[in-house]
RNA sequence: AAUACAACUCCUGGAGAGAGUCGGUAUCACCGUCCGCCGAAGGAGCAAGCCCCGCAAGGGCGAAUCUCUCAGGCCCAGUAACAGGAGGAACCUC
Repeated sequence: AAUACAACUCCUGGAGAGAGUCGGUAUCACCGUCCGCCGAAGGAGCAAGCCCCGCAAGGGCGAAUCUCUCAGGCCCAGUAACAGGAGGAACCUC
């Protein structure tokens, strides 16, 4: 100095599930209770396979939009996975 990836930042798009019941309380909001639900923040689990072991047993590593729902959520909203766009370190290499 350049390119690519990428932490991160910004913009745009972005689903699902009771505006449930009772009470606080006085309409919404909010808080608590009770029952019913969702999965796409985060979290957790594991298959094939590989490794340890002479083999086996046993153990370890091992992904997700799968599974579980701890957390979160169930009008709207949204620090919503993911996608697109803009920007963009550090380290390494030359």
The RNA shown here (Glycine riboswitch aptamer) has 94 nucleotides and comes from a Pseudomonadota bacterium.
The source organism's lineage runs through Bacteria, Pseudomonadati and Pseudomonadota.
It was read from a public genome assembly, where an Rfam model found it.
The coordinates come from a structure-prediction model, not an experiment, and the mean pLDDT is 76.